[in-house]
Molecule: small-subunit ribosomal RNA
Organism: uncultured prokaryote
RNA sequence: AACGAACGCUGGCGGCAGGCUUAACACAUGCAAGUCGAGCGCCCACUUCGGUGGGAGCGGCAGACGGGUGAGUAACGCGUGGGAACCUACCUAGUAGUACGGAAUAGCCCUGGGAAACUGGGAGUAGUACCGUAUACGCCCUUAGGGGGAAAGAUUUAUCGCUAUUAGAUGGGCCCGUGUUGGAUUAGCUAGUUGGUAAGGUAAUGGCUUACCAAGGCGACGAUCCAUAGCUGGUCUGAGAGGAUGAUCAGCCACACUGGGACUGAGACACGGCCCAGACUCCUACGGGAGGCAGCAGUGGGGAAUAUUGGACAAUGGGCGAAAGCCUGAUCCAGCCAUGCCGCGUGAGUGAAGAAGGCCUUAGGGUCGUAAAGCUCUUUCGCUAGUGAAGAUAAUGACUGUAACUAGAGAAGAAGCUCCGGCUAACUUCGUGCCAGCAGCCGCGGUAAUACAGAGGGUGCAAGCGUUAAUCGGAAUUACUGGGCGUAAAGCGCACGUAGGCGUAUGAUUAAGUUAGAGGUGAAAGCCCGGAGCUCAACUUCGGAACUGCACUCAAAACUGAUAACCUAGAGUUCGGAAGAGGUAAGUGGAAGUCCCAGUGUAGAGGUGAAAUUCGUAGAUAUUGGGAAGAACACCAGUGGCGAAGGCGGCUUACUGGCCCGGUUCUGACGCUGAGGUGCGAAAGCGUGGGGAGCAAACAGGAUUAGAUACCCUGGUAGUCCACGCCGUAAACGAUGAAUGCUAGUUGUUGGGAGGUUUACCUUUCAGUGACGCAGCUAACGCAUUAAGCAUUCCGCCUGGGGAGUACGGUCGCAAGAUUAAAACUCAAAGGAAUUGACGGGGGCCCGCACAAGCGGUGGAGCAUGUGGUUUAAUUCGAAGCAAAGCGCAGACCCUUACCAGCCCUUGACAUGGGUAGUUUGAUUACCAGAGAUGGUUUUAUUCAGUUCGGGGAUUGGUGACAGGUGCUGCAUGGCUGUCGUCAGCUCGUGUCGUGAGAUGUUGGGUUAAGUCCCGCAACGAGCGCAACCCUCGCCUUUAGUUGCCAUCAUUUAGUUGGGCACUCUAGAGGGACUGCCGGUGAUAAGCCGGAGGAAUGUGGGGAUGACGUCAAGUCCUCAUGGCCCUUACGGGUAGGGCUACACACGUGCUACAAUGGCGGUGACAGAGGGCAGCGACUCCGCGAGGAGAUGCUAAUCCCCAAAAACCGUCUCAGUUCGGAUUGCACUCUGCAACUCGGGUGCAUGAAGUUGGAAUCGCUAGUAAUAGUAGAUCAGCAUGCUACGGUGAAUACGUUCCCGGGCCUUGUACACACCGCCCGUCACACCACGGGAGUUGGUUGUACCAGAAGGCGGUGCGCUAACCGCAAGGAAG
Repeated sequence: AACGAACGCUGGCGGCAGGCUUAACACAUGCAAGUCGAGCGCCCACUUCGGUGGGAGCGGCAGACGGGUGAGUAACGCGUGGGAACCUACCUAGUAGUACGGAAUAGCCCUGGGAAACUGGGAGUAGUACCGUAUACGCCCUUAGGGGGAAAGAUUUAUCGCUAUUAGAUGGGCCCGUGUUGGAUUAGCUAGUUGGUAAGGUAAUGGCUUACCAAGGCGACGAUCCAUAGCUGGUCUGAGAGGAUGAUCAGCCACACUGGGACUGAGACACGGCCCAGACUCCUACGGGAGGCAGCAGUGGGGAAUAUUGGACAAUGGGCGAAAGCCUGAUCCAGCCAUGCCGCGUGAGUGAAGAAGGCCUUAGGGUCGUAAAGCUCUUUCGCUAGUGAAGAUAAUGACUGUAACUAGAGAAGAAGCUCCGGCUAACUUCGUGCCAGCAGCCGCGGUAAUACAGAGGGUGCAAGCGUUAAUCGGAAUUACUGGGCGUAAAGCGCACGUAGGCGUAUGAUUAAGUUAGAGGUGAAAGCCCGGAGCUCAACUUCGGAACUGCACUCAAAACUGAUAACCUAGAGUUCGGAAGAGGUAAGUGGAAGUCCCAGUGUAGAGGUGAAAUUCGUAGAUAUUGGGAAGAACACCAGUGGCGAAGGCGGCUUACUGGCCCGGUUCUGACGCUGAGGUGCGAAAGCGUGGGGAGCAAACAGGAUUAGAUACCCUGGUAGUCCACGCCGUAAACGAUGAAUGCUAGUUGUUGGGAGGUUUACCUUUCAGUGACGCAGCUAACGCAUUAAGCAUUCCGCCUGGGGAGUACGGUCGCAAGAUUAAAACUCAAAGGAAUUGACGGGGGCCCGCACAAGCGGUGGAGCAUGUGGUUUAAUUCGAAGCAAAGCGCAGACCCUUACCAGCCCUUGACAUGGGUAGUUUGAUUACCAGAGAUGGUUUUAUUCAGUUCGGGGAUUGGUGACAGGUGCUGCAUGGCUGUCGUCAGCUCGUGUCGUGAGAUGUUGGGUUAAGUCCCGCAACGAGCGCAACCCUCGCCUUUAGUUGCCAUCAUUUAGUUGGGCACUCUAGAGGGACUGCCGGUGAUAAGCCGGAGGAAUGUGGGGAUGACGUCAAGUCCUCAUGGCCCUUACGGGUAGGGCUACACACGUGCUACAAUGGCGGUGACAGAGGGCAGCGACUCCGCGAGGAGAUGCUAAUCCCCAAAAACCGUCUCAGUUCGGAUUGCACUCUGCAACUCGGGUGCAUGAAGUUGGAAUCGCUAGUAAUAGUAGAUCAGCAUGCUACGGUGAAUACGUUCCCGGGCCUUGUACACACCGCCCGUCACACCACGGGAGUUGGUUGUACCAGAAGGCGGUGCGCUAACCGCAAGGAAG
C1' cells in the first nucleotide's frame, strides 16, 4: 500500500458497488420451460346463438440457450498464432417443385389388474403423425453404360408453410507451432505402443477400430511417476524488472447425488430427459414404487464468517405463436449488513469575571480555555406538509408518491476510536512494587515507572478507529535489471576427457539469429490520456492511446551463425642442447640399533623431577672379536629441484613420462573449459600370502595423583615393511578452480641462451622459485606481473545459527564406512576483521621491608580490650578480607543512652506565625504524698522593662497551623572519609593517520625516586599530577636581652644580687647546597661514578600536601537533605535495669616465663606538655593510698617534676627472692550514689607460664629494640590513643621465587572483564520429533474372477397393417 475479510469498542445520512473463501455436506416448502386451436380429431362450460373460454391427447418447435458450481483436469484444458478433411435447426439471397394414393394409432368408449406409481385386452377414429407410387433443372453413387432419392398443408384474401438444391451468415467439431506449478530422495517409459498396407467406422482427418507387416516411438532441452491446481482478460504490489493472486465483471473449459450407458435430435451422451448399478432419503396394503437446490429464496450442519422462503415482467433479452399473447427466481427493482469506495453533516460569529469544576503546582500560579454560559445568526442532513419528474417511440411503471423542488419548526436529532519510552506525531500526577500487567522490535515493572492500571492533558484518524489473518514492498535477503566464494556461508583432493558453452586474422556467398518498414491479429470491460453525464466525487459514458506478443511479407548485411576458400601470431611437429629426490623394476653399499656365539671383567646396570616395575653372581652393564636378520638412508641439504595432485632423498643398471632453452622445417585453428564419465589419490583401516630389527595403538606392570582408564618409566601385540586386491577420505591448505591478455619497480635464488670485455664480472633475455613494495582492490587483515588489480570464457559452490553433513531412501564397499541429502522443532543471534581495556601457572624491563639477609614479636599462658556466637525483658545501633574487630567510643555506676520492663504528659522538652482570653510576673524558703517525673500547700522580698500611651515585647491557659522522631532507604543524595597509592600516572587543543572504534603525542634509545631530564620521531604545544614553593630539625650571621644566660669584675647557701648580653637559649629577619668545582665515563646530551671543600650532598632527615578514577566501599546514629512511615506515639518526661551476661571462637595489646634478670641501696643526666571549680611547693599525721593546714602561680618567673633504664651490692637456675592471676580481710579517693558496675593502698593468698604447632606481623638508622615522661577525654576510671625526649643495634649477596605495582609486547571464545567464560552426564518439569508387540485407513499399479444397462455383429424361434404376389408365400421389420 492493499483485502470477498473476521473480531473488539462505537455508530447520523446518502450515492455506487459487494456479500458461504469452510461441507462438490444433506435438504422440508414454493417457484425457476414452456408454447402453438392459423396442424388434428374429441370432450366440457358459458352464450345475446354470432360466438367465447377451457381440458386431456396426437403433432410441431423449444427443453443442447439462459442460470449455478470449480469436484476433476498439468491436458491442445487454457492463452496466442496458424491449418484442412467437416457439419450447421431457426435467419438471408438464388434456382426448381409442392402430383396421385394407402394402412394404422393415441385420445374417447367397453372391460380387466394394482394400495399406489402405473398398466393389460377389445372395438372404432383424425392429421403438417406414418408409408407407397409418380416426377427430378440443380443433387448423390457409378464399372461412366447406368442407377438412386422429395414434398403438407392451413386460409375468404393477403399470406404463412413444405420438399430438393446452391451460396452466405452464425454456431460448432478436428489438427499443428509456441507458452503454461513443484519434486531426480521419481531415470528410464511404451505392445495399439511407433509407422506402413488394407478394411471398417465417423459429419470429418487420424491406431479412432480391426487384420497383416516392420520394430519402432518418447527421454537429462527432464520422458514416466508423485504432489498440487480450473485457464485467461485481469486484480494487488513494485521506479521498473518482477512477486503474489484468478472473488465480483467478461471469454473458454469441466461438472450436475456417485459410476456406467446410450436414445431422440441440426446440435446432448443432456442440471430441473431416459436406462442400469451404488449410497442415502421418503411412501407402502410389504407385493412394489418415488427422489436428486453446484437454479432463486429458504432449512439443518460445518465455520472466525457471508443476506429476504420479497415485488414485477414496466425496461433489456430469451422460448413458442401469423398475432393478441403466454412463460421467464435470466433480468429490472426493493429488503438486510459501515463489508468496501466516495460525498455530506453533527453548527457559525461574538464572548475574559480568563466563571464554576477537574488536573497540575515551585502555593505565586498554570492548564482544560473562547472552550462553556451569555448575546447575535444560519438550517445542509434529518423531521413535518405540499408539488412532483425522467426511465416510454402510440399504450403499458415493479421501483414509487421515488429523485428533485417549495414551505415550516427548531441548535434543535447526530462522535467516536487508537496512541503518547525510541522507531513515531503526542507528558504529567496518583496507584502498584519483577506483583498485577504491557510488548511489532529493542525492551518496561524489584518504592520516586513519560513503557503496567486510573485520571488530567495532548497527538493522529474520523462514522469510523484499532487488532488479527494472509499478499507485495522496504529485502541488492535468490542479485535478468542487481550479489558473492583467502579469513564472514561458499573452489570439487587432482587430472584426462564426452555432450554442451565459448573461440585468431583476411576477403566472398547466404540470411537462421539481428535491425528497419508495411499490412493482419492482439474480444469487450479494466489501466492511462482527453471530453461528457449524475450539484461534486465515487460511479457511468464517448473518443483516443496502449495491449511491450504472435505469424506473415518486403528490405539491410555491420556483428553472431552457416558454406566454400585462404593466412600464421594460438596449438602442435622437427633438429640441437640442458637440469632434475619425476615414475617402475632388478641389483648393491656402509653406519647405527637389536639378537646370537666367544673372550676380558665384576656388582651393579637401567630409568627418573625423585623413584619403582625391569635386567644382573645361572655373570648383567661396560669392552673386544665373529655372525644373523630387518628397516631406514647421517654429512651433502638450500623459503634448492622434480611432479597434475597425493608425493619423491644411499649407490648402480635397464625401461620410461613431462618440462626448459636455442635454431629451423612442416600442419594450418587442429584451441580453452568441461555437467555426467574415467583414472590417480597421504595416513589409518580391510582381505590373502610373506616378513618382522627398531618403533609402537590395544594390553600388562611401576610411578604420579583425591582419583589418573593420561602425561613419565619398564615391557609389549596388531600395525609399520613386501606382493596382489580393496577403501577413496584428510587443516587432501596458498583454507585462493582452469585458461588467455594487459597493468611501476627493487632485490635474492634455480635451469638455459645472447652480447661485452680485464676471465672474473657486467649488461640483457626466456622459464621457474622467494622477499619487499607503487597504482589498484579489500569490511579490515592483507594481496599486489606467482593478484585477492583490470578484463574475457567455461566449470564447481553459497544464501542466519543449531538440529546436521544427521535420519530415511538410492548408489558404492567384505567391513569400517563413503557419497547423495532433508524435515519437525528451537534460538535472536551465530560469524569475520580490527579497537580499547582486563586477564594469562605468556615474554621483556623496572620498583616496593615484596622476598632474601637480620633484629624483635604474634600464634601457646594469665589478664585487659574489641568482635562473633550464645544468653537475655534488654544485652541499643553501626563497621565485615586487605581497607571491620584498643573501630565510631579523646574515657557506659546516674547522666551519656539511642535498648528493656514500669509510671506519667499530649500544641507537647524545643521553634515560628495566626486569631482568642486572662494575668501581667519572675525569683525564692520550707513542708506533705510519691521511686521520681509530678501534684498539693507554704515563706520571703518586690512587682518585668521601655513607650509616640494607640500598641508592641515577654509570660500563662485553651484553639488551630504545626513541633518532634538516633524511625526506614548511604542502592535517591550533599558533605566528609577509607583504599589502590605519594603509585607515576591521567588527559586536552590543533595537526596528521584510519571508513570507523581509535591511534599518534604518552611509543623508541638512554636516564631518573618520578611521563625526572636528554636525544630521536607527524607531531607541536598545554593542563591535572611529580618536583619546587610551606612547616620543622641540623650550620652560620644579624637584631633583641626578661622570667633566660654568666666569660670577665664584685657578691651569695643558691645567677641570690650588682653588672654584662660575649656564650647557651629564646624568636624575628637573613645566609647556606646548586651536581656549583675537578677527574673519569657516556653520543660532545641528560646523567652516573670518584674526589675536593663543607655543619650538611646529590630529594640532607621528618611532616603537611593524595591527579583522572575504582570499589552502587563507609556514614541518613555528627551535620544537611528527597521520598516513605509514626502523630494520646516510632514523640516527650521519669526512676530502676541493660550496653559490664559467658560453654566457646577470633583480632589487638599488657605482664611474664627470668641472671643482658629479680630484690635492696646510691641517687646522675632529658625533652615536650599542662595548670584557677586548677596545679599545688612547704610543714605535720598515716606503713601506704591519702588526710589536715598552706607559700607561690593566669606561668621562659610558681607548681605538676621523681625522669627511668644507668651505677653498686646480693640472689645462683629452682616453678625460684621468677611470675603475678585469683581469693580473703582491712582501708582510701572521687562522686547524690561504687550492689549489679570505678580507681588506689596495706597485709595475706601465690594460678597458668620454663620461649610457644601449622601459620603469620613489624622494621633499613638515631631506625628496630628497650626504659621512662606528658597530654586530650575526664568528678573518678587506660595495658588504649596522641605526643616527648633517654640508651641504642644487626643486616641487605642479590631479584630466581611469594605478594603488590608501573611501562612495552603477545594470545584471548573475557567486557559484571579469570571470583570471567564455558562442556558433558545425572535429577525434576515441559515442548517437538522418533522407536515400539501390533492394529487400521487412503491412493495407485499388475494379474485374475463375476458382470447390469447399453452398443455392434452372428444365429435360432415366435410375431406383424402398408410393398410384391390371384393365393400359398416372399421381401422387409